Small-subunit ribosomal RNA, central domain from a metagenome, 351 nucleotides, folded computationally.
RNAcentral holds the full RNA, with entries from SILVA.
The coordinates come from a structure-prediction model, not an experiment, and the mean pLDDT is 88.

Context: one part of a larger RNA
RNA sequence: CUGGGCGUAAAGGGCACGUAGGCGGAAGGCCAAGUCAGUUGUGAAAGCCCCGGGCUUAACCUGGGUAAGCAAUUGAUACUAGUCAUCUAGAGUCAAGCAGAGGGAAGUGGAAUUUCCGGUGUAGCGGUGGAAUGCGUAGAUAUCGGAAGGAACACCAGUGGCGAAGGCGACUUCCUGGGCUUAGACUGACGCUGAGGUGCGAAAGCGUGGGGAGCAAACAGGAUUAGAUACCCUGGUAGUCCACGCCGUAAACGAUGAGAACUAGGUGUUGGAGUUAUUUAUAAAACUUUAGUACCGAAGCUAACGCAAUAAGUUCUCCGCCUGGGGAGUACGACCGCAAGGUUAAAACUC
Numbered sequence: 001c002u003g004g005g006c007g008u009a010a011a012g013g014g015c016a017c018g019u020a021g022g023c024g025g026a027a028g029g030c031c032a033a034g035u036c037a038g039u040u041g042u043g044a045a046a047g048c049c050c051c052g053g054g055c056u057u058a059a060c061c062u063g064g065g066u067a068a069g070c071a072a073u074u075g076a077u078a079c080u081a082g083u084c085a086u087c088u089a090g091a092g093u094c095a096a097g098c099a100g101a102g103g104g105a106a107g108u109g110g111a112a113u114u115u116c117c118g119g120u121g122u123a124g125c126g127g128u129g130g131a132a133u134g135c136g137u138a139g140a141u142a143u144c145g146g147a148a149g150g151a152a153c154a155c156c157a158g159u160g161g162c163g164a165a166g167g168c169g170a171c172u173u174c175c176u177g178g179g180c181u182u183a184g185a186c187u188g189a190c191g192c193u194g195a196g197g198u199g200c201g202a203a204a205g206c207g208u209g210g211g212g213a214g215c216a217a218a219c220a221g222g223a224u225u226a227g228a229u230a231c232c233c234u235g236g237u238a239g240u241c242c243a244c245g246c247c248g249u250a251a252a253c254g255a256u257g258a259g260a261a262c263u264a265g266g267u268g269u270u271g272g273a274g275u276u277a278u279u280u281a282u283a284a285a286a287c288u289u290u291a292g293u294a295c296c297g298a299a300g301c302u303a304a305c306g307c308a309a310u311a312a313g314u315u316c317u318c319c320g321c322c323u324g325g326g327g328a329g330u331a332c333g334a335c336c337g338c339a340a341g342g343u344u345a346a347a348a349c350u351c
C1' cells in the first nucleotide's frame, strides 16, 4: 500500500463537547478548477511491447507501429468544487403543556444500631457445626423512660423512571440542565463525524482540616487443621461520612462507536396526543399516532450461539481499534502525578 475484520475467537476509545480535516438536502443561473473529448508539440536512438522480414530454427539482426506522461490550445458541462440568487423535507427558534431517584445548595423527619443516665430485675449473656476467646454479682443480657451522635433512607418499588457515561431512591424549599407531545409561525443547510485538545468520570487510594454510630482491610485473640499467615467466632485501626484539592483507572459491559435512511408481524409496559364521545357528573375501555423500554418472531445475517425496526439485516458518512501464543500492557525514553501509579509503547529470545 492492498485486502479482511472488531457481541462471545485479536480488535469499539469509559463518556461527552468541540478545533483542523473528511463527508454533506432540493431546484436554477454563471464559471470551467477537478472530470471528459479533440488537435498540436514533446516523448532522442537503442531497449520493452505489437505486427512483419532475414540467417534451416532460436538466440541474434532488421523494417514499421502503438503508448502513457507533460505542456499548449479548442471544446463538452452530467457529476464534484467555486460563485450568485432561491426553497423547506435536515437542523434550530418561539408558544402551550407533560413525566421523571437528572444535577447543585439549604433545611426538616421517623424507624433502627451504638453509647451514656435513671427505673425494674437476677445469673447468666453472647457466639458456633460444636466450642472457646469476649461481656457479666463493680449487677450484664432482658425490659421501661430520657439523652447524645453518626450513617443509611424499610414499605411505595416495577426486565418502572431520569441521565452522555460514571451514576441517581425519605420529605420540603430555592437555583438549574436535558427530554417528550401538540398545532402553527419563524430562520433558511445554520448539518453529521471528529486526529490533536478540553471537560466529566464508580470503587479504592493520596493531601489539609473536620467527623466517627454501624461496618470493617491491617492487626490481636479464640477455634478448625498435619499446618491454617484463610474460610467460622470475639474484638479492632485506617477507611467508609463532610469540605476543598488530587488521582483518571474498572468485567467503566449491551463485552455491540456516533449519525442518517430503508426492510413482515405479535405481546407487554412507561410518558404524551387525538378519536369513539355527548353527557348532570366521573371515568374505565377500544382504536389511531408518537417518544422510550422489555420479550417473542419472519426474511436476511452469523462458524455456531444467537441478532432480528433498540439489528449482529440492507446501505451511506466520519472516528477509534486488530494482525499467532509467551516475553508484555513489560523495559527504555517522554509526558502527567505529592505518592501510589497512569498514558504512550518496543525488542532480543522462545514455542
Stems, first nucleotide, its partner, number of pairs: 004322003007305002012319001014200004021193003025087002028084003033080002035076008049065006090190001091187004095182004102176007109153001114148007124135002161168002205246006214240002219235004257318006265296012300307002324351003333344004